Predicted 3D model of RNase P RNA and transfer RNA as a complex of 471 nucleotides. It holds a member of the Rfam family "Bacterial RNase P class A". Rfam links the family to the GO terms tRNA processing, dimeric ribonuclease P complex and ribonuclease P activity. The prediction has a mean pLDDT of 79.
RNA sequence: AGAGCGGGUCGGGCGGCCGCGGGCUUGUAAAAGCCUGAGGAAAGUCGGGACACCGCAGGACGGGGCGCCGGGUAACUCCCGGAGGGGGCGACCCCUGGAAAGUGCCACAGAAACACACGGCCAAACCCCGCCGCGAGGCGGCGCGGCAAAGGUGAAAUGGCGCGGUAAGAGCGCACCGUGGCGGCGGCGACGCCGCCGACGGGUAAACCCCGCCCGGUGCAAGGUCAAGCAGGGGCUGUGAGGCUGUCCGCCGAGCGCGUUCCCUGAUUCCGAACGCGAACCGGCGCUCGACGCCGGUGAUGCCCCGGGUAGACCGCUUGAGGCCGGCGGCGACGCCGACCCCAGAUAAAUGGCCGCACAAACACAGAAUCCCGCUUACAGACCCGCUCCGCAA
RNA sequence: GGCGGCGUAGCUCAGGUGGCCAGAGCACGCGGUUCAUACCCGCGGAGUCGGGGGUUCGAAGCCCUCCGCCGCCACCA
Numbered sequence: 001a002g003a004g005c006g007g008g009u010c011g012g013g014c015g016g017c018c019g020c021g022g023g024c025u026u027g028u029a030a031a032a033g034c035c036u037g038a039g040g041a042a043a044g045u046c047g048g049g050a051c052a053c054c055g056c057a058g059g060a061c062g063g064g065g066c067g068c069c070g071g072g073u074a075a076c077u078c079c080c081g082g083a084g085g086g087g088g089c090g091a092c093c094c095c096u097g098g099a100a101a102g103u104g105c106c107a108c109a110g111a112a113a114c115a116c117a118c119g120g121c122c123a124a125a126c127c128c129c130g131c132c133g134c135g136a137g138g139c140g141g142c143g144c145g146g147c148a149a150a151g152g153u154g155a156a157a158u159g160g161c162g163c164g165g166u167a168a169g170a171g172c173g174c175a176c177c178g179u180g181g182c183g184g185c186g187g188c189g190a191c192g193c194c195g196c197c198g199a200c201g202g203g204u205a206a207a208c209c210c211c212g213c214c215c216g217g218u219g220c221a222a223g224g225u226c227a228a229g230c231a232g233g234g235g236c237u238g239u240g241a242g243g244c245u246g247u248c249c250g251c252c253g254a255g256c257g258c259g260u261u262c263c264c265u266g267a268u269u270c271c272g273a274a275c276g277c278g279a280a281c282c283g284g285c286g287c288u289c290g291a292c293g294c295c296g297g298u299g300a301u302g303c304c305c306c307g308g309g310u311a312g313a314c315c316g317c318u319u320g321a322g323g324c325c326g327g328c329g330g331c332g333a334c335g336c337c338g339a340c341c342c343c344a345g346a347u348a349a350a351u352g353g354c355c356g357c358a359c360a361a362a363c364a365c366a367g368a369a370u371c372c373c374g375c376u377u378a379c380a381g382a383c384c385c386g387c388u389c390c391g392c393a394a
Numbered sequence: 395g396g397c398g399g400c401g402u403a404g405c406u407c408a409g410g411u412g413g414c415c416a417g418a419g420c421a422c423g424c425g426g427u428u429c430a431u432a433c434c435c436g437c438g439g440a441g442u443c444g445g446g447g448g449u450u451c452g453a454a455g456c457c458c459u460c461c462g463c464c465g466c467c468a469c470c471a
Base pairs, nucleotide, nucleotide: 002389003388004387005386006385007384008383009382010381013357014356015355016354017353018352020037021036022035023034024033025032026031039365043376044375046374047373048372049371050370051219052218053217054216058249059248060247061246063215064214065213066212067211068082069081070080071079072078083096084095085094086093087092097210098209102208103207104204105203106202118151120147121146122145127143128141129140130139131138132137159177160176162174163173164172178200179199180197181196182195183194184193185192186191223315224314225313226312232306233305234304235303236302242252243251256278257277258276259275260274261273262272280298281297282296283295284294285293286292308470309469310468322341323340325338326337327336328335329334395467396466397465398464399463400462401461404420405419406418407417413451422438423437424436425435426434444460445459446458447457448456
């Protein structure tokens, strides 16, 4: 110098003028002054939480998510450190439970896709046929058989390669390698090393499933207080509306009746309030007359539907798993301690424009909306740190 | 702001459990029929299955991510 790998920071500074949101102070007010005012992604809403409400935050099934090991965290599909496998000359990068529990699927091709033999190899043994031989037996066929080495098909063909062995072959035997099981040692563990056992069982779980762990729902338009305005109507509800929802169970549960106490009153009833108890009450009909059966009714401040009105104010709302600096512990993610700081809170929604200066130039992606931690995606340009390969020079 | 759904030919839609499979109707083009047009008959073209990555031997369908479109959710009686 070239090619590359990993990580991080900034993404504008200073001055002047004008303008906007929020807060504070002064002022009767008008107004004036001071302070403060977007991001690394505010984005996508993908993962997780805080918070709020749903009576409990119930049980079972169903459903969903995650998945090597250990750790971090409030939690996570996140992060850190390791393990195994794969890729790269290398810095480094990528992948991850179980297929030896069961079920399903594996198109086309191929003999066969899970238990199979198309072409092929063999003729040792048993049987069969033919020929030869007096006979023992021999030869041939490769029919009955034996085999899976090499061929062909395929994404994938029943551990791989070599030697031995055999009729031909084959873990049939052996050496090495791979997988699995058992034992020992090391490690918290994933796993590694050593020894023994021929045990050698296709792929797919981002197919059902199995194992382990986790998960209640809704979503700041949550929810609370007040104001303004309008017009109500229908249905359901003790045979249980509705509430926690997909299903079931448990539990709660209104309208009703009775009782007690309070309020009111001279006293009482009614109305109203609180608490407790009961599970219905009323009418009609039937009968085996009761605490039974059937039919009808009762009824909202609850729930559902249709219709109507409003488009307002305040709280939630920004001090928080907060930022920054220092020390300590840890390889690290991170944790602990101390000091300092306050750093947007709008509601049609502010955070901008112009000029000057230095500069190569001020230009990229983009803009809060309950908040926080991550991930992913977008991004002109500038800068820093560590490392690898190759070449050259000294 | 929050939540849910959809995307396949020019248009409207199918596509079971991943393969045989990328299809149907309308529209378009060519040929036939007719004196000519329409109707009708025959043939044909047209696809990034919204984009990209992954799993698998193999993806329209499964997983992740990005893009676009549509719908619902306010308070008071």